[in-house]
Molecule: Bacterial RNase P class A
Organism: Scrofimicrobium canadense
RNA sequence: UGAGUUGGCUGGGUGGCCGCGGCCAAGGAAACUUAGUCGAGGAACGUCCGGGCUCCACAGGGCAAGGUGAUGGUUAACAGCCAUCCGGGGCGACCCGCGGGAAAGUGCCACAGAAAAUAGACCGCCCGGAUGUGAAUCUGGGUAAGGGUGAAACGGUGCGGUAAGAGCGCACCAGCAGCCUGGGUGACCAGGUUGGCUAGGUAAACCCCACCUGGAGCAAGACCAAGCAGGAAGCAGGGCGGCCCGCCUAAUGCUUCCGGGUAGGUUGCUAGAGACUCAUGGCAACAUGAGUCCCAGAUGGAUGGUCACCACUCGAAGAUGCAAUCUUUGAGAACAGAACCCGGCGUACAGGCCAACUCACCCC
Repeated sequence: UGAGUUGGCUGGGUGGCCGCGGCCAAGGAAACUUAGUCGAGGAACGUCCGGGCUCCACAGGGCAAGGUGAUGGUUAACAGCCAUCCGGGGCGACCCGCGGGAAAGUGCCACAGAAAAUAGACCGCCCGGAUGUGAAUCUGGGUAAGGGUGAAACGGUGCGGUAAGAGCGCACCAGCAGCCUGGGUGACCAGGUUGGCUAGGUAAACCCCACCUGGAGCAAGACCAAGCAGGAAGCAGGGCGGCCCGCCUAAUGCUUCCGGGUAGGUUGCUAGAGACUCAUGGCAACAUGAGUCCCAGAUGGAUGGUCACCACUCGAAGAUGCAAUCUUUGAGAACAGAACCCGGCGUACAGGCCAACUCACCCC
């Protein structure tokens, strides 16, 4: 200098004018006005996973159903994160893995192919029989070395062996299982020894093993409570053949009270597994401690609009001889937006910046 890998940060700035929501103060009878202060994100998004919180259910155990799945940590918890192991990819930094069990059982393995798992004779090879002068054809067997098909054909190479062949035998190699030794908390790694000679794939097929899981959700839940309907009492009214008391009645009207509860309102609601800085422990995720800070809370749903200047990107014209630079002017500027809260994951994102590391070439 070029090509990369990984991790992180940022997501326009300043000012004027107009406007919106919360809190607080003042003024006002009230409506409201004025002043102060606070007012979206790294993903507020998707709602995929896990918790808090709330209500309902619940002796204990089991079955069913669903989920998770290398090992060790971390956490409130997780399918997350960190470190490590194993397998795969890359020259490398590094990346990817839906990573328990297929020598428990069952099932399945498209197309092609003779045959797809108790293997298998299409061609070929070998032995025998028949026909035939022969070439060859038909036929009974043997054979998995060779050809061909396939994603995959039941270890590989060589020697022996055989009619031809074959782990049929042997040597070496690969792989698997048991045992032993050493290292590691562990997954696992390294070495030795024995064995049968060999064991296909698929569990996001059933299944087996280990562990985990009650349901619904802030439209949860709690409180206040018009109107209408309902219940109780009283009065007016009606009845006891005139009046008073008294008793009965309560269709209709009025008044008072009552419980449940709709509309509506209040609450839940934002001080929290909180943010930032530092220290300590740890490879890290993370944990502990100290200090400082308060940082949206709407409910038809606020957090906006506009102008000027500056900064950024792109284009056009002009100036000094080119380049570089300057001047004038035009255009552009992402993804997206709280709604109970939090931890993750996933997805979207114009432009800009930083750090560590790798490879290639050149120079000292």